[in-house]
Molecule: transfer RNA
Organism: Planctomycetota bacterium
RNA sequence: UCCGGGGUCGUCUAACGGUAGGACGGCGGGCUCUGAACCCGCCAAUGCUGGUUCGACCCCAGCCCCCGGAU
Repeated sequence: UCCGGGGUCGUCUAACGGUAGGACGGCGGGCUCUGAACCCGCCAAUGCUGGUUCGACCCCAGCCCCCGGAU
């Protein structure tokens, strides 16, 4: 340099182009003699910039980063 795959809450992982959800964790509360178990609630994310579209995590372009391969 070229080719392929990937980038979503703190972590892991979903999401026909139509409300970004779940688990773990964290915080608060309940339960309990106690609580690390159980129950309820809350917090928290689409790598960046543009384009297409009524509407983009999703489609397109460029860039950044990670993994693999070619030379």